[in-house]
RNA sequence: CUUAUCAAGAAAGGAGGAGGGACUGGCCCUAUGAUACCUUGGCAACCGGCCUGACUGGGCUUGGUGCUAAUUCCAACCCUAAAUGGGGGAAGAUGAG
Numbered sequence: 001c002u003u004a005u006c007a008a009g010a011a012a013g014g015a016g017g018a019g020g021g022a023c024u025g026g027c028c029c030u031a032u033g034a035u036a037c038c039u040u041g042g043c044a045a046c047c048g049g050c051c052u053g054a055c056u057g058g059g060c061u062u063g064g065u066g067c068u069a070a071u072u073c074c075a076a077c078c079c080u081a082a083a084u085g086g087g088g089g090a091a092g093a094u095g096a097g
Base pairs, nucleotide, nucleotide: 001097002096003095004094005093006092011040012039013038014037019029020028021027024075025074026073041068042067043066046064047063048061049060050059051058052057072091077088078087079086080085
């Protein structure tokens, strides 16, 4: 850079001590110990593998990633709308190339 997906799903322990949820605003999480890290487990099914088989479908998971508060937490730009609604985009994340 291209492309697909992003409304579902999934936690305990260790160690450590102050911020974290990408950015801005909001709203949340957090000394009842967060975020990040490690271990174990789990979820999922993008890649790989296996089975089935023909609707480019379905099933399984020992491998490679990923994920495991909140829709990608919500909005932010555009369109629409009676609306706190709906749609699209941007940005971001993840996979594959």

Predicted 3D model of a 97-nucleotide RNA (SAM riboswitch aptamer (S box leader)) from uncultured Apibacter sp. It matches the Rfam family "SAM riboswitch aptamer (S box leader)". Rfam links the family to the GO term regulation of gene expression. The prediction has a mean pLDDT of 80. The RNAcentral record of the sequence draws on MGnify. The organism belongs to Apibacter, within Bacteria.